[in-house]
Context: one part of a larger RNA
RNA sequence: CACCAGCGUGCUCCAGGUGUUGGCCUGCAGGCUCCCCAUUCGGCCCGUCUUGAAACACGAAACAAGGAGUCUGACAUGCGUGCGAGUCAACGGGCCAAGAAACCUAUAAGGCGUAAGGAAGCUGAUUGGUGGGAUCCUUCAUGAGUGCACCACCGACCGACCUUGAUUUUCUGAGAAGGGUUCGAAUACGACAAUGCCCGUCGGGACCUAAAAGAUGGUGAACUAUGCCAGAAUGGGACGAAGCCAGAGGAAACUCUGGUGGAGGCCCGCAGCGAUACUGACAUGCAAAUUGUUUGUCUGACUUGGGUAUAGGGGCAAAAGACUAAUUGAACUGUCUAGUAGCUUGUUCCCUCCGAAGUUUCCCUCAGGAUAGCUAAAGCCCCCGUCGAGUUUUAUCGGGUAAAGCCAAUGAUUGAGGCAUCGGGGGCGUAAUGCCCUCGACCUAUUCUCAAACUUUAAAUAAGUAGGACGACACGGCUGCUUCGUUGAGCCGCGCCAUGAAAUCGAGAGCUCCAAGUGGGCCAUUUUUGGUAAAUAGAACUGGCGAUGCGGGAUGAACCGAAAGCUGGGUUACGGUGCCCAACUAUGCGCUAACCCAGAACCCACAAAGGGUGUUGGUCGGUUAAGACAGCAGGACGGUGGUCAUGGAAGUCGAAAUCCACUAAGGAGUGUGCAACAACUCACUUGCCGAAUCAACUAGCCCCGAAAAUGGAUGGCACUUAAGUGCACGACCUAUACCCGAUCGUCAGGGCAAGGGCCAGGCCCCGAUUUGUAAGAGGGCACGGCGAUCACCGUAAAACCCGAGGCACGAGCUCGGGCAGAGCGACCGUUGGUGCAGAUCUUGGU
Numbered sequence: 001c002a003c004c005a006g007c008g009u010g011c012u013c014c015a016g017g018u019g020u021u022g023g024c025c026u027g028c029a030g031g032c033u034c035c036c037c038a039u040u041c042g043g044c045c046c047g048u049c050u051u052g053a054a055a056c057a058c059g060a061a062a063c064a065a066g067g068a069g070u071c072u073g074a075c076a077u078g079c080g081u082g083c084g085a086g087u088c089a090a091c092g093g094g095c096c097a098a099g100a101a102a103c104c105u106a107u108a109a110g111g112c113g114u115a116a117g118g119a120a121g122c123u124g125a126u127u128g129g130u131g132g133g134a135u136c137c138u139u140c141a142u143g144a145g146u147g148c149a150c151c152a153c154c155g156a157c158c159g160a161c162c163u164u165g166a167u168u169u170u171c172u173g174a175g176a177a178g179g180g181u182u183c184g185a186a187u188a189c190g191a192c193a194a195u196g197c198c199c200g201u202c203g204g205g206a207c208c209u210a211a212a213a214g215a216u217g218g219u220g221a222a223c224u225a226u227g228c229c230a231g232a233a234u235g236g237g238a239c240g241a242a243g244c245c246a247g248a249g250g251a252a253a254c255u256c257u258g259g260u261g262g263a264g265g266c267c268c269g270c271a272g273c274g275a276u277a278c279u280g281a282c283a284u285g286c287a288a289a290u291u292g293u294u295u296g297u298c299u300g301a302c303u304u305g306g307g308u309a310u311a312g313g314g315g316c317a318a319a320a321g322a323c324u325a326a327u328u329g330a331a332c333u334g335u336c337u338a339g340u341a342g343c344u345u346g347u348u349c350c351c352u353c354c355g356a357a358g359u360u361u362c363c364c365u366c367a368g369g370a371u372a373g374c375u376a377a378a379g380c381c382c383c384c385g386u387c388g389a390g391u392u393u394u395a396u397c398g399g400g401u402a403a404a405g406c407c408a409a410u411g412a413u414u415g416a417g418g419c420a421u422c423g424g425g426g427g428c429g430u431a432a433u434g435c436c437c438u439c440g441a442c443c444u445a446u447u448c449u450c451a452a453a454c455u456u457u458a459a460a461u462a463a464g465u466a467g468g469a470c471g472a473c474a475c476g477g478c479u480g481c482u483u484c485g486u487u488g489a490g491c492c493g494c495g496c497c498a499u500g501a502a503a504u505c506g507a508g509a510g511c512u513c514c515a516a517g518u519g520g521g522c523c524a525u526u527u528u529u530g531g532u533a534a535a536u537a538g539a540a541c542u543g544g545c546g547a548u549g550c551g552g553g554a555u556g557a558a559c560c561g562a563a564a565g566c567u568g569g570g571u572u573a574c575g576g577u578g579c580c581c582a583a584c585u586a587u588g589c590g591c592u593a594a595c596c597c598a599g600a601a602c603c604c605a606c607a608a609a610g611g612g613u614g615u616u617g618g619u620c621g622g623u624u625a626a627g628a629c630a631g632c633a634g635g636a637c638g639g640u641g642g643u644c645a646u647g648g649a650a651g652u653c654g655a656a657a658u659c660c661a662c663u664a665a666g667g668a669g670u671g672u673g674c675a676a677c678a679a680c681u682c683a684c685u686u687g688c689c690g691a692a693u694c695a696a697c698u699a700g701c702c703c704c705g706a707a708a709a710u711g712g713a714u715g716g717c718a719c720u721u722a723a724g725u726g727c728a729c730g731a732c733c734u735a736u737a738c739c740c741g742a743u744c745g746u747c748a749g750g751g752c753a754a755g756g757g758c759c760a761g762g763c764c765c766c767g768a769u770u771u772g773u774a775a776g777a778g779g780g781c782a783c784g785g786c787g788a789u790c791a792c793c794g795u796a797a798a799a800c801c802c803g804a805g806g807c808a809c810g811a812g813c814u815c816g817g818g819c820a821g822a823g824c825g826a827c828c829g830u831u832g833g834u835g836c837a838g839a840u841c842u843u844g845g846u
Stems, first nucleotide, its partner, number of pairs: 046059003061846001063844004069347001071204005078197004086112003092105003116123002128154005136145001138143001156187001158184003161180003167174002207346001214336006225310005231304002234300001236268002239264001243260007272297003277293002280291002312328001314324002349780005359372001361370003373518002375515001378512003382508001387506003391503002393467004403457001404455002410451003415446001417443002421441008471497001473495001475493005481488001521545004526540004550561003565743001567741005575733003578717003584730001587728005599719001610704003614701006621694003631688005638660002643655002667682001671680002745769003749765004781835001783832005789826002792823001800818004805814003
């Protein structure tokens, strides 16, 4: 040096694997969000007044358009703006192309402010101190100074009031130095004035719709009421007044008889006028009063056409408050007038934060207001050693409720005892200040039972105060107070003391101003008043509902559990685990049989006194191998027919008494029976039998007690060694509760101006939290007009329709397509006749 082999390193190329990023294509998967259909489960209709509404409470058939806190004046708080011991154009003048506009203007005036007090005459204010204090300065910070705003206290000053009164004076005033526990919207180096906005108050139509009424001026008597004027109509029949005639009688007065005559608010009845009954027909009719039959009256206070008179607190009225133009216990109509209403109804977009009251006091107050309370907003001021507390503890303190007591006071109250005393009644007695009995008063020691307006005693729970630097101690001063007194009290100064003076908890504590709603409440445990009681009325403490959903109680305002953004996972509460219905036909020991309704879970949807030889426990007392209890069987006698009484009474109508004998035992008799006996039976005793038995009380379940009207409810089915009931012990089920994770909003805390787009109205980190009617606050969405800036449009503006299209918590915004055919949008300002489901809302079409 070359070659080969191996190893290492570097570069390049190739291949493969893995990862990251980007593009394209095709499939697949997921299912946050969202649409349609079906199923399972849950689910009552909105608005409204209300303690409470799904209500057998009211409004609402549905659609479109319209439809209700506005404007103004004066005040008041707050937040802004430009000025500032000042501030403000608007009375007037000037200027301008145009306008009532804008602009300019002083030797001005005026308002409010800069000084108050006093009825007024009138008089007329300042640099004060202590404590707490931000800031600044200094320091080895143990600390020493400075002390803003503001707050608290003390003092000063001005005026008024009370008091004092030196001095000076025309005897009327002026008035120095002082004092006061009196009053003031004062002073104490100003903070106002003008203007804008939000909320609020009052006056105005005053959020909208709506009375019954009131005032004033007119129009009506064609309806109808009544008067007057001059007109019109009224058929037929019956009865037969006065007057007159004739005859008869009579002395006469006069009477009688027969005619004639034609009166009458007379009769029957047509027309007419009315309207009794059927309570007929009709009753969206023929008719906003009609119609059929029946019926009243029909020569009169009759009916009626016309004219005329009377007019609204007026007329007219044979009077009914009738009539006065379908209106009358006061006509119609214009205006005042948008009359007023403490009363009824309605009152229009969204999200977020906070969030009540139904109680106090007063009111011609009880369907309402004012006032305080509760609540929101705006803030101010400090904040890590101080402040606070629906708590405990320690110390201290007031009480007269519960309980207790009544042989303690007051009041009520039962029984027993009785020496003395008093009164009534009775017995013995001639009588007694004699004896005895009895009833009360009374007395003493006692006994029983009581009290919101009795109490010696006396809780529990509640209530107050304190647990330190604003303090303790020492020293020195001041004072007109106080004291015998430098004694005390108060104040001032100064020194010293830090274990910061119990526990636990909260991070926030304290203060100011303004304003809404509310001022019908209801329920539960406990306490409590009235009441027989009540889902009744009235109170107290606490908690709830109201204003509130969720799981359970089948159902349900308030009961039990538990309070809620939107979600994923886990675990529980109350309550459950046969099926409906998620989860043990789980386990162990008992009880219960209920055909007129067994039973089955706080509130709560009922049952009692009383009873049961249904069954199961318990307590207590008896009997029993010397044979009980039960069963069958024998005896159950004698004195004696005991005495009395009785018509009679022999064990057994009745009264008193209740012995002896023999016995294993037998009552001068437990019942039946008889006129009285008899007879039977029991107690008692014995035999057979051979082991437990009897009474009283108590309480678990069950039963009786237990009758109502549509058929019916442990929620239903059903259930029986339960799926009932009592006790015990496990497992399991599930709420929006608890725990963990993600996330939206709200609130609090912390960080970030550097070196490279913007947004400090920004970005990042961390923690907590989320219910809500009336009401309050903040931030947004949408509509119409105007101004400025920038866009779009016949190559298609707006409106409308369709789309699981996209975005936003939402009001809403936006995109694509269709239809259509001329205007319209965004942002920044400004302005308002600005948002509908309701009002028996208005109008229109359906």
Predicted 3D model of an 846-nucleotide part of an RNA (large-subunit ribosomal RNA, domain II) from Durio zibethinus. Rfam family: Eukaryotic large subunit ribosomal RNA. For this family Rfam cites "Crystal structure of the ribosome at 5.5 A resolution" (Yusupov et al., Science, 2001). The coordinates come from a structure-prediction model, not an experiment, and the mean pLDDT is 80. The RNAcentral record of the full RNA draws on Rfam.